Large-subunit ribosomal RNA, domain II from a marine metagenome, 711 nucleotides, folded computationally.
[in-house]
Context: one part of a larger RNA
RNA sequence: GCCAGGGAGUAAUUCUGAGUGGCGAGGAUAAUCUUUAAAAGAGUAUCCGUAGGGAAACCAAUAAACUCGCAGUUUACGAGGAGUGAGGUAUGAAAGUGCCUUAAGUCACUUGGAGCUGACCCGAAACCAAGCGAUCUAGGCCUGGGUAAGGUGAAGUCCUUGUCAAAGGGGAUGGAGGCCUGAAGAGGUUCUGCGUACAAGCGUUCUUCUAACCUGGGUCUAGGGGUGAAAAGCCAAUCGAGCUUGGUGAUAGCUGGUUCCUACCAAAGUUGGCCGUAGUCAAGUCUGGAACGAGAUAACUAAGAUGGUAGAGACACGGAUUGGAGAUUUAGGGCUGGAAACGGCUCGGUUUCCUGUCCAACUCCGAAUGUCUUAGUAUUGUAGACUUCUGGAAACGGGGGCGCGGGGUAAGCCUGCGUUCCGAGAGGGGAACAACCCAGACCGCAGUUAAGGUCCCAAAAUGCUAACUAAGUGUUAAAGGGGGAAGGAUGUUCAUGCCCAAAGACAGCGAGGAGGUUGGCUUAGAAGCAGCCACCCUAUAAUAAGUGCGUAACAGCUUACUCGUCAAGGUCGUGAGCGCCUAAAAUGGACGGGGCUAAGUUAGCUACCGAUACUGUGGACAUCAGCAAUGAUUGUGGUAGGUAGGCGUCAUGCAAGAGUAGAAGCAUGCCCGAGAGGGUUUGUGGAUCUUGUUUGAAUGAGAAUCCUGGU
Numbered sequence: 001g002c003c004a005g006g007g008a009g010u011a012a013u014u015c016u017g018a019g020u021g022g023c024g025a026g027g028a029u030a031a032u033c034u035u036u037a038a039a040a041g042a043g044u045a046u047c048c049g050u051a052g053g054g055a056a057a058c059c060a061a062u063a064a065a066c067u068c069g070c071a072g073u074u075u076a077c078g079a080g081g082a083g084u085g086a087g088g089u090a091u092g093a094a095a096g097u098g099c100c101u102u103a104a105g106u107c108a109c110u111u112g113g114a115g116c117u118g119a120c121c122c123g124a125a126a127c128c129a130a131g132c133g134a135u136c137u138a139g140g141c142c143u144g145g146g147u148a149a150g151g152u153g154a155a156g157u158c159c160u161u162g163u164c165a166a167a168g169g170g171g172a173u174g175g176a177g178g179c180c181u182g183a184a185g186a187g188g189u190u191c192u193g194c195g196u197a198c199a200a201g202c203g204u205u206c207u208u209c210u211a212a213c214c215u216g217g218g219u220c221u222a223g224g225g226g227u228g229a230a231a232a233g234c235c236a237a238u239c240g241a242g243c244u245u246g247g248u249g250a251u252a253g254c255u256g257g258u259u260c261c262u263a264c265c266a267a268a269g270u271u272g273g274c275c276g277u278a279g280u281c282a283a284g285u286c287u288g289g290a291a292c293g294a295g296a297u298a299a300c301u302a303a304g305a306u307g308g309u310a311g312a313g314a315c316a317c318g319g320a321u322u323g324g325a326g327a328u329u330u331a332g333g334g335c336u337g338g339a340a341a342c343g344g345c346u347c348g349g350u351u352u353c354c355u356g357u358c359c360a361a362c363u364c365c366g367a368a369u370g371u372c373u374u375a376g377u378a379u380u381g382u383a384g385a386c387u388u389c390u391g392g393a394a395a396c397g398g399g400g401g402c403g404c405g406g407g408g409u410a411a412g413c414c415u416g417c418g419u420u421c422c423g424a425g426a427g428g429g430g431a432a433c434a435a436c437c438c439a440g441a442c443c444g445c446a447g448u449u450a451a452g453g454u455c456c457c458a459a460a461a462u463g464c465u466a467a468c469u470a471a472g473u474g475u476u477a478a479a480g481g482g483g484g485a486a487g488g489a490u491g492u493u494c495a496u497g498c499c500c501a502a503a504g505a506c507a508g509c510g511a512g513g514a515g516g517u518u519g520g521c522u523u524a525g526a527a528g529c530a531g532c533c534a535c536c537c538u539a540u541a542a543u544a545a546g547u548g549c550g551u552a553a554c555a556g557c558u559u560a561c562u563c564g565u566c567a568a569g570g571u572c573g574u575g576a577g578c579g580c581c582u583a584a585a586a587u588g589g590a591c592g593g594g595g596c597u598a599a600g601u602u603a604g605c606u607a608c609c610g611a612u613a614c615u616g617u618g619g620a621c622a623u624c625a626g627c628a629a630u631g632a633u634u635g636u637g638g639u640a641g642g643u644a645g646g647c648g649u650c651a652u653g654c655a656a657g658a659g660u661a662g663a664a665g666c667a668u669g670c671c672c673g674a675g676a677g678g679g680u681u682u683g684u685g686g687a688u689c690u691u692g693u694u695u696g697a698a699u700g701a702g703a704a705u706c707c708u709g710g711u
Base pairs, nucleotide, nucleotide: 001711002710003709004708005707006706011117013115014114015113016112017111018110019109020108021107022106023105026048027047028046032042033041052059053058065084066083067082068081072077073076086101087100088099089098090097091096120257121256123254127247128246129245130244131243132242138221139220140219141218142217143216144215145214146213147211149181150180151179152177156173157172158171159170160169161168185208186207187206191203193202194201223239225235226234227233260646261645262644263643264642265641270283271282272281273280274279286392287391288390289389290388291387295380296379297378299377300376301375302374303373304372305371306370311365312363313362318359319358320357323354324353325352326351327350328349329348332347333346334345335344336343337342398422399421400420401419402418403417404416405415406414407413427438428437429436442619443618444617445616446615447614448613452609453608454607455594456593457592461606463605464604465603466602467601468600474596475595487581488580491578492577493576494575495574496573497572499570500569508565509564510563511562512561514538515537516536519533520532521531544559548557549556620636621635622634623632624631625630647700649697650696651695653693654692655691656690657689658688665684666683667682669680670679671678672677
C1' cells in the first nucleotide's frame, strides 16, 4: 500500500415549537400506600391555566356600541378577521403615553431546536497532587587499585678557584617539575573518511599520560528539587523543570474525520456590536408551516420630475497661468541727456485691450446612463401573490471580467463603488486553460442553428469577386512586456500639391568651361581650392576672383554654367495601406502541429459544418384542479442549508408461512425498479429462515498521518 472486521449527533433533566391523542375553565398528579405477572386503584401536597397594571402601597377590566368584510349562503346577513370607540392600571397638574381587556388551556407520546451535563468522534503543548528513581550521569565522602621506557637536569651538598673575609666563577654529585617524547590508561581534533534497520560503531590522524590524573567497590544529595571548572549541562536511550499513577473523557474560537437513496427550493462572504479581526451575536440573504384576502413587479415604452458627473468654459466666481500692445507712476530701482527746469531708455507696480493654457476640494453651462412618480404593455396572482407571524438554518476569509475611483514606477499589486460571471454551472468554442465568447444540462430519438470554423491531423469551400503583401510579414478575437518603441530607408500600392516640359524637360552621351589674373594680403611658397579681406570688369551660347579631388607651389581631373544629340514625361514634397531595419538569454522549439505565397491581409457574397441552445416527437417527475378517469399550464443545473417521501440491517409483540425432496451463508448468470435495492437459475453448503404489520435501535464507511488482524 491493499483486503477483512471495528469506527463518530447518544442519554438524563429543564425550556421552547410542530404533529397525534385524552380531558376541557379546567388539566395533571409527585413521593408514597395497596395489590399484582404487568395493569388497575388510592394519594390533591404541588404545578400550569382561568386578570392585569404598578418599584411598592394599592387598585382592578367589553357577556356594552358602530362600520367594513373572507369562506358560505337567501345579496343582505356573515364564525374567525380589520377599523373606530370603550374599559383596567401605572405615571402626570393636565394633555398625553406605556402595558393589558370581548375566556383555551393542560397532560401524555413522537419529533425539530435550545440550556445544563464529556454532549458528534479522535487530537495537544500544559497545570496540580501523591508516589518511584543517582545500577546511566553530576558532585561529595569512605575504602582499595594503577601509571612501560627514555629525555631534561632546579634547590641542596662536595671539591676547586676567587677575596682580608665575602659575593661570584668552574667541575662533580643530586634528582625537582600541574616539565618534554611516548606505551598501557583516559579522551575524541581532522578526514566534513566508512557505516547508519529506531537509537553506533569502526578506521585514520590527533590531545593527555605524577596529576585540577585514571579507576573498582561502598555510600550521600530528588523534581521548582538536586548536582554543575556553567553547556540551561546532567539527574536510567526522557530535561528551559524526570518518570509513574490520579484529577481526566482537562481545555482546544484550531486541524482532520462524520457511513443508504430520491424529490422540491436554494444561500452568503454585506451592515452594526464585541480585547472583536481563524470566532461570535443581531440585521440582511435561504428554507418549512400558518394567518390574511387583492393586488404585485425586476423588464420595456411614453410623459413629468430630480441631479451637477463626463464633457466644456475662462470678463461667470475662487485659484493657477504664456506672450504682446497701450496708458499711467505722487518720494520705486538702474543707466543716461541737460546748467537747471524738464526729458529719453530699461526693470518693476497699477490698469485697459488682444492672445495662449489649466483645476478632486472652480462653475456662466452641461449630457448619456441613473433615480422617483404616473399611465400603458408585458409577466404574475383567489390553483392565494404582496404582507404579517412563527420553526429551522447556513454564512459573516471570497475571487475574475467590464465600467468608474484612491494608493503605487509597476505587478497575476493593494484598497473601494456598480454590474455580471465563477464560487454553487455541466455542454460547444478559445491547442491545453474557475470565471473570455456561445449557452443555463429531467431522460431518449430526429432535425436546425450559436460562438467558432470549412488544405491534412479533424466534421465542413483547396468556394466566388476585387485588391494588397514577398517580409514565411503573416497564418494569435481580445488581454496581461504573451509586447515591438523612439528613430531611419529611392521597398511597394493609392491619393494629392507646387514647379519644369515638344519654344524639347529629367537622366545619359558629345563639346565648351575663357581673358584682365598668379585678385589683394599673408607666406619660404599661397597661382580658384592652408588662412584673412574683397568678390569686380571684359569677350561670350556659357564660364564662380571658383563645388570637390590633387601639387612643395604650379600642373592635372572634376563641378557649377552653356550648346548639341536623344525623345516624353520629370524633379521635389504631403497624406494613407501593406511590408523593411532598429530586434540580444540561457536543454532544442514552436502559427496547436504538419505545412502554406495563400491555407496570409483588406472589402464583399453564397453554401456548408458545428452544443446538453432552439424545434419536432415519445417518456418520467413536480405543482394544481378532480372521488377517479383525466386534464391544465409552467417547470425539473446546483455547494452550504431547509423540507418531504422512501430503501436496507438487527431485535420485538401479533398474524401467516418455508425448510434434510436441502434453511441461512458464499459464488455465478439472468430479470425488475428512477434509485437506495428486490426477485430468481445453477453450483456450493448442511440447519435454520422468511412475509405482513406494531414497537424499538450500540442501524448503513472510502478517507479521520483512524484502530486491530492478515498479506
The coordinates come from a structure-prediction model, not an experiment, and the mean pLDDT is 82.